[in-house]
């Protein structure tokens, strides 16, 4: 160089082209509890980037860009 595969909250992973983008730890807050843990309620938190299709795009399709395979 060529072909593959991947890319979502801090992490780990879900999501028929139509969800309020969800779940687990994690973090914040209030309960509980002399406190602390445990437990209960709750909250903030992502769609690598830029373009096309499409009424609608995490989902398709191109280009970059990071990471892994593979033939070299």
């Nucleotide at each position: 160089g060529g072909c593959c595969c991947c890319a979502u909250c801090g992490u780990c992973u879900a999501a028929c082209g139509g969800c309020u983008a969800g779940g687990a730890c994690g973090c914040c807050g209030c309960c509980c509890u002399u406190u602390c843990a445990c437990g209960g309620c709750g909250g903030a938190a992502a769609u690598a980037g830029g373009g096309g299709u499409u009424c609608a795009a995490u989902u398709c399709c191109c280009c970059u860009u990071g990471g892994g395979g593979u033939c070299a």

Background:
Transfer RNA from a Candidatus Kaiserbacteria bacterium, 72 nucleotides, folded computationally. Its Rfam family is "tRNA". Rfam classes the family as a transfer RNA. Model confidence (mean pLDDT): 81 of 100.